[in-house]
RNA sequence: GGGCGAUUAGCUCAGUUGGUUAGAGCGUCUGCUUUACACGCAGAAAGUCAGGGGUUCAAGUCCUCUAUCGCCCA
Numbered sequence: 001g002g003g004c005g006a007u008u009a010g011c012u013c014a015g016u017u018g019g020u021u022a023g024a025g026c027g028u029c030u031g032c033u034u035u036a037c038a039c040g041c042a043g044a045a046a047g048u049c050a051g052g053g054g055u056u057c058a059a060g061u062c063c064u065c066u067a068u069c070g071c072c073c074a
Stems, first nucleotide, its partner, number of pairs: 001073007010026004019057001028044005050066005
């Protein structure tokens, strides 16, 4: 230098040919339970979907540029 892949909650990850609410598990917080802790139960908070631009009535999803990480080729 070229090619491919990844980037979504604090962590690990789903997200269907673009369509109506952005989710799960773990974790955190609150309450119940307990003498207390743990377990269990109920509930809650937490997101610029890596960033900019574009297409579209509508973008996490499509196009483009950039950034970071990984793999391959030279």